[in-house]
């Protein structure tokens, strides 16, 4: 830059000893120990590994889907914690507007493969 996924799901020990959840701003987690490092468990299943359908003359690739977990990675507070742009709905209303909504789509980030 491209594509693909993000409403599930998984935590103890040590060492340490104030900050963390990306920015903002909200709400939250933390001294009954954040973040970090280290050991050990787990969780998913993206690449992987074996099939089984479609494509084909045949294979490969590619798609879809079953099972699998050694290894590469990624994870283990809340929807990616919510919100940010923009649309859509609903209550209210002095018609100016205001409250709410896991309602669409996007932006942003995040993991992964290339």
């Nucleotide at each position: 830059c491209u594509c693909a996924u993000c409403g599930a799901g998984a935590c103890c020990g040590g060492c340490u000893g104030a900050g963390g959840g990306a920015u903002a701003g909200g709400c939250c987690c933390u001294a009954g120990g954040a973040a970090g490092c280290c050991g050990g468990g787990g969780c998913a299943a993206c690449c992987c590994g074996c099939g089984a359908c479609g494509c084909u003359c045949a294979c490969c690739c590619c798609g879809u889907u079953g099972c699998g977990a050694a290894g590469g990675u990624g994870c283990c507070a809340a929807c990616u914690c919510c919100u940010a742009c923009g649309g859509g709905g609903a209550u209210c209303u002095u018609u100016g507007g205001a409250u709410c909504c896991g309602c669409c789509g996007g932006u942003a980030g995040a993991u992964g493969a290339g």
The RNA shown here (SAM riboswitch aptamer (S box leader)) has 114 nucleotides and comes from a marine eukaryotic metagenome.